This is a predicted structure of a 98-nucleotide RNA (Glycine riboswitch aptamer) from Nonomuraea cypriaca. The source organism's lineage runs through Bacteria, Actinomycetes, Streptosporangiales, Streptosporangiaceae and Nonomuraea.

RNA sequence: CGAAACCGUGCGGGAGAGCACCCUGGCAGCCGGUCAGGGUCCCUGAAGGAGCAAGCCCUCCCCGCAAACCUCUCAAGGCAAAGGACCGCGCGGCUACC
Numbered sequence: 001c002g003a004a005a006c007c008g009u010g011c012g013g014g015a016g017a018g019c020a021c022c023c024u025g026g027c028a029g030c031c032g033g034u035c036a037g038g039g040u041c042c043c044u045g046a047a048g049g050a051g052c053a054a055g056c057c058c059u060c061c062c063c064g065c066a067a068a069c070c071u072c073u074c075a076a077g078g079c080a081a082a083g084g085a086c087c088g089c090g091c092g093g094c095u096a097c098c
Base pairs, nucleotide, nucleotide: 006093007092008091009090010089011088012087013086018041020040021039022038023037024036025035026034027033042078043077044076048074049072050071051070055065056064
């Protein structure tokens, strides 16, 4: 000096599935409106979490390590908003080569 990758950060994009039913309480005030909490059933897969294939280890097997947008649905979510894996761009950090 400084690439890619990675990390941090800012901006933009970013799916699915119930505005279900019941109970309690607050506010409003007379029809079942709104907010909060709890419960029941159904459902979603893209925070997080869990599972594993090749492969690695091992003389071999077992054991162990081992990914995802795959699988599960613990958690989370099912109008909008928020969140959101992931993608793009900017900035900063670190660093190989020279």
Of the family's consensus pairs, 91% are formed in the model. RNAcentral holds the sequence, with entries from Rfam. The prediction has a mean pLDDT of 78. Its Rfam family is "Glycine riboswitch aptamer". Rfam describes the family as follows. This family represents the bacterial glycine riboswitch.